[in-house]
RNA sequence: GGAGACGGCCAGGGGGCCGCGGGGGAAACCCUGAGGAAGGUCCGGACUCCGCCGGGCAGGCUGCUCGGGGCAACCCGAGAGGGGGCGACCCCUGGAAAGUGCCACAGAGAACAGACCGCCAACGGCCCUUUCUCAAGCCCCUCUCCCCUUGGGGAGGGGGUAGGGUGAGGGGGGUGCGGGCAAGGGUGAAACGGUGGGGUAAGAGCCCACCGCCGGGGCCGCGAGGACCCCGGGCACGGUAAACCCCAGCCGGAGCAAGGCCAAAUAGGGAGGCGGUUGAGGGUGGCCCGCCCGAUGCCUCCGGGUAGGCCGCAUAGAUGAAUGGCCCCCCACGACAGAAUCCGGCCUACGGCCCUCUCCCUCA
RNA sequence: GGUCCCAUCGUCUAGGGGUCGAGGAUACCGGGCUCUCAUCCCGGAGACAGGGGUUCGAAUCCCCUUGGGACCA
Numbered sequence: 001g002g003a004g005a006c007g008g009c010c011a012g013g014g015g016g017c018c019g020c021g022g023g024g025g026a027a028a029c030c031c032u033g034a035g036g037a038a039g040g041u042c043c044g045g046a047c048u049c050c051g052c053c054g055g056g057c058a059g060g061c062u063g064c065u066c067g068g069g070g071c072a073a074c075c076c077g078a079g080a081g082g083g084g085g086c087g088a089c090c091c092c093u094g095g096a097a098a099g100u101g102c103c104a105c106a107g108a109g110a111a112c113a114g115a116c117c118g119c120c121a122a123c124g125g126c127c128c129u130u131u132c133u134c135a136a137g138c139c140c141c142u143c144u145c146c147c148c149u150u151g152g153g154g155a156g157g158g159g160g161u162a163g164g165g166u167g168a169g170g171g172g173g174g175u176g177c178g179g180g181c182a183a184g185g186g187u188g189a190a191a192c193g194g195u196g197g198g199g200u201a202a203g204a205g206c207c208c209a210c211c212g213c214c215g216g217g218g219c220c221g222c223g224a225g226g227a228c229c230c231c232g233g234g235c236a237c238g239g240u241a242a243a244c245c246c247c248a249g250c251c252g253g254a255g256c257a258a259g260g261c262c263a264a265a266u267a268g269g270g271a272g273g274c275g276g277u278u279g280a281g282g283g284u285g286g287c288c289c290g291c292c293c294g295a296u297g298c299c300u301c302c303g304g305g306u307a308g309g310c311c312g313c314a315u316a317g318a319u320g321a322a323u324g325g326c327c328c329c330c331c332a333c334g335a336c337a338g339a340a341u342c343c344g345g346c347c348u349a350c351g352g353c354c355c356u357c358u359c360c361c362u363c364a
Numbered sequence: 365g366g367u368c369c370c371a372u373c374g375u376c377u378a379g380g381g382g383u384c385g386a387g388g389a390u391a392c393c394g395g396g397c398u399c400u401c402a403u404c405c406c407g408g409a410g411a412c413a414g415g416g417g418u419u420c421g422a423a424u425c426c427c428c429u430u431g432g433g434a435c436c437a
Stems, first nucleotide, its partner, number of pairs: 001360005007354004012330007020033005035336001039347002042345005047255004059251005064079006080093005094246002099244002101240003116185002118181003123178002125175006132169004139160010193211006212235001213233006219226002259311004269302006281293004331334001365436007374390004382420001392408005413429005
């Protein structure tokens, strides 16, 4: 110097003039007058009305642990587990071995996993082969008997195995078969422990060692939890609850246009009075006559209630609803933005300054 | 002021976790048909209000912001 992290503070200051709202005063005049978010209306409360013995359903809010504050929402401190960042530091948080749902595409297989490529040929088939063994027959040698009768043929017995053929067994080789396997390849966000060795036809927690994991007990911690020790288990139990849902705690509903008081005109309600077709009253019209309508009419009073006003309403505070403008000095010429019942939170918008800390570069 | 709702091509809308580089109608553009225009046929361009989060995956679920609308005296 640059890029960040955490926390805190301010919200231009001073003077003059002219104005605005509210209050006080006879008047002059005096006092007072936007925010950290007044915003979004996301939570909670006060207040008001309605409902209410009590409880439940539905719905809503909150959700790691301990301690503290607060009626509550929520906040603070210290921790736990997981994730991100080189780091200062930041983010997330009940339950997926209660149940249901979903997990596209790709891929062999996606939740009671699966077999495409690949590996194997143990088992059952099938095919090939064999200087292996056996069997019968052929063949060769030989003996006996019979027939034709030099020679040949037939029957029976014994011996031999060089070559050819058949069958069985054994050995070897093979496999677009039935099968075995899940190590490797490959797909995916996610593939049902990892490494090494043994083992096997090939393999595999199939077995073993180590690591990891799960359950129980001990140990440490108030706890969320830790994983130090022992025992047991070859390993089963993927993700998603900002999907339904389950668990725990809390919440009756509506909202100041809530609600209360005063109270015109018109219409309607009640009570009393008047009027009765010889016409109360109304329309037309400047007025009268006339014409038309006409007993559901007219007058007075009462109550509800609308417009309107007041309260609710505030140490700013209205219902056209105020908080502004100009000049001078200073520096960085000042952002976001302005009350409407009030208060406490959360979130969003935004300028500047400061403390501490981290990373990088450069100089001494 | 208070209580609620909505936002998808220019317009009206479908889609409510995947097959969505989002479908349809109309409007627009180009071509064809026609003597020409319209109708009709073929083709094309065109949108999830913005940001963040949950999830393997968001137009869809959650939060914030923006804009619009309805009701209450």
Molecule: RNase P RNA; transfer RNA
Organism: Candidatus Bipolaricaulota bacterium